Predicted 3D model of a 363-nucleotide RNA (Bacterial RNase P class A) from a soil metagenome. Model confidence (mean pLDDT): 77 of 100.

RNA sequence: GGCGUGAUGGUCGCGGGCGCGGAGACGCGUUCGAGGAAAGUCCGAGCUCCAGAGGGCAGACUGCCAGGUAACGCCUGGGCACCGCAAGGCGACGGACAGGGCCACAGAAAACAGACCGCCACGUGCGCAAGCACGCGGUAAGGGUGAAACGGUGGGGUAAGAGCCCACCGCCCCGAGCGUAAGCAAGGGGGCACGGUAACCCCCAGUCGGAGCAAGACCAAAUAAGCGGCGAGGUGCGGCCCGCACCGACCAUCCUGAGCGCAAGCGAAGGAAGCCGCGGGUAGGUUGCUUGAGGCGGCCGGCGACGGCCGUCCCAGAGAGAUGACCAUCUCCUGCAAGGGAAACAGAACUCGGCUUACUGCC
Numbered sequence: 001g002g003c004g005u006g007a008u009g010g011u012c013g014c015g016g017g018c019g020c021g022g023a024g025a026c027g028c029g030u031u032c033g034a035g036g037a038a039a040g041u042c043c044g045a046g047c048u049c050c051a052g053a054g055g056g057c058a059g060a061c062u063g064c065c066a067g068g069u070a071a072c073g074c075c076u077g078g079g080c081a082c083c084g085c086a087a088g089g090c091g092a093c094g095g096a097c098a099g100g101g102c103c104a105c106a107g108a109a110a111a112c113a114g115a116c117c118g119c120c121a122c123g124u125g126c127g128c129a130a131g132c133a134c135g136c137g138g139u140a141a142g143g144g145u146g147a148a149a150c151g152g153u154g155g156g157g158u159a160a161g162a163g164c165c166c167a168c169c170g171c172c173c174c175g176a177g178c179g180u181a182a183g184c185a186a187g188g189g190g191g192c193a194c195g196g197u198a199a200c201c202c203c204c205a206g207u208c209g210g211a212g213c214a215a216g217a218c219c220a221a222a223u224a225a226g227c228g229g230c231g232a233g234g235u236g237c238g239g240c241c242c243g244c245a246c247c248g249a250c251c252a253u254c255c256u257g258a259g260c261g262c263a264a265g266c267g268a269a270g271g272a273a274g275c276c277g278c279g280g281g282u283a284g285g286u287u288g289c290u291u292g293a294g295g296c297g298g299c300c301g302g303c304g305a306c307g308g309c310c311g312u313c314c315c316a317g318a319g320a321g322a323u324g325a326c327c328a329u330c331u332c333c334u335g336c337a338a339g340g341g342a343a344a345c346a347g348a349a350c351u352c353g354g355c356u357u358a359c360u361g362c363c
Base pairs, nucleotide, nucleotide: 001363002362003361006330007329008328009327010326011325012324014033015032016031017030018029019028020027021026035345039356040355042354043353044352045351046350047212048211049210050209054242055241056240057239059208060207061206062205063204064078065077066076067075068074079093080091082089083088094203095202099201100200101197102196103195116143117142118139119138120137122135123134124133125132126131151169152168153167154166155165156164170192171190172189173188174187177184178183216287217286218285219284226278227277228276229275230274233247234246235245236244253272254271255270256269259266260265294313295312296311297310298309299308300307301306331342332341333340334339
């Protein structure tokens, strides 16, 4: 990395499709029926609703280059850094000179810092001498601390040292040439210095509405114009703003309708946007629900991911939730054989593309 304890036939049992019979309940026949991860719910979408458009802020995510893809935080190829003897693996991979924060403890000192132990010159004192102590000055090569100490190795030079000088590295700048690009890089010059950290804030570039099948749609049924408060403005796509649209107030209209009236009718008061609170009814059925960015085969293009063309196939749709049991043969595992066994992780719930996790019987 691949496969995934199976294959064929029969008997019985369960669910779907199709056909036949039946008034119907059902019956008969035939056919299909759980994975590579169905898991996690971590990404991306299809689909549904909010809405009849839009813009911005905030927020979130990604972060080398070029491709693939419906899209992605995924995949492929390449570059660079790191790991590995190697095949390969791995990546929080733009910016530290825009600014801010932080670097504990230890250590002399953690950003332009610094002298603990040391090394050296001078002076003073002691000492036969080697040397010791103190003062003052130079030093940062040696030792120590630390994750990290203001370049490394070697040589020259110096009182002792130091890029002080030199060679080679390292670093910075220029850069033929190669490459679509990221980058690689011959060669040249240079001062020998311009710590780290951005899965800290931040800056830069790019992407992004929200909620979700318990989304929604339809049918049936039931309830208490349910009550109260606010109310002229409010609602619409998460939060905010702009804009736009719609609903409302006012006028009018409609609804409810105390009361009056033999009746026709008159008619007080109230309601009708929206928000908040309390309370009541229903939680039944159908659908969404499986034909897909689909599987398989061949050819062509491409390093590859993948794409194009042709052909072929239909491959679960359950609904408290089906997909099973037995027998025989073959296959596989174990065993000398007889015999025994059918691994492990593990069960679809709208559907796909990924990632991550779990597992190893075999190859």